RNA sequence: GGCGGCCAUACGCCUAAUCCCACCACCCAAUGUGGGAGCCGGGGACCCACGGUCUUCGGGGUGAAUCCGCGGCGUCCCGCCGCGGUAGGGCCUUCUCCUGGCCCGAACCCGUCAGCUAACCCGGUCGGCGUCAAGGAGAGGAGAG
Numbered sequence: 001g002g003c004g005g006c007c008a009u010a011c012g013c014c015u016a017a018u019c020c021c022a023c024c025a026c027c028c029a030a031u032g033u034g035g036g037a038g039c040c041g042g043g044g045a046c047c048c049a050c051g052g053u054c055u056u057c058g059g060g061g062u063g064a065a066u067c068c069g070c071g072g073c074g075u076c077c078c079g080c081c082g083c084g085g086u087a088g089g090g091c092c093u094u095c096u097c098c099u100g101g102c103c104c105g106a107a108c109c110c111g112u113c114a115g116c117u118a119a120c121c122c123g124g125u126c127g128g129c130g131u132c133a134a135g136g137a138g139a140g141g142a143g144a145g
Base pairs, nucleotide, nucleotide: 010131011130012129013128014127018037019036020035021034022033023032038125039124040123041122042121043120048115058113059110060109061108062107067085068084069083070082071081072080073079074078088104089103090102091101092100094139095138096137097136098135099134
């Protein structure tokens, strides 16, 4: 000097998933229970809209995560695995546009049932990551002096 690993703090990213209060617990702290604010989701009229289902190729919800081709497998209506792409999504950026680069393109839930939907009703607030360093144009604006 380089590479790799671990720990802590700070900062940052995906996501709705952040903040405050009380109590329990407690050497302190963490953990736990409850409440609230903010954010997020579902159900639910008139009006409007409407194609589907009825022991089934059911239907529906959260989410960016849909769809297509090829190959293989199974319990062969359909689903699963692999490869390639793709609707769509994220970061490099406070915002927008343009160009460029790097990624994701899953998983789960309801249980035969739900269009929209005021009042109203019911829930969630997890989890997973990384570490100097892309530009151009415009807008906005913080801090310091």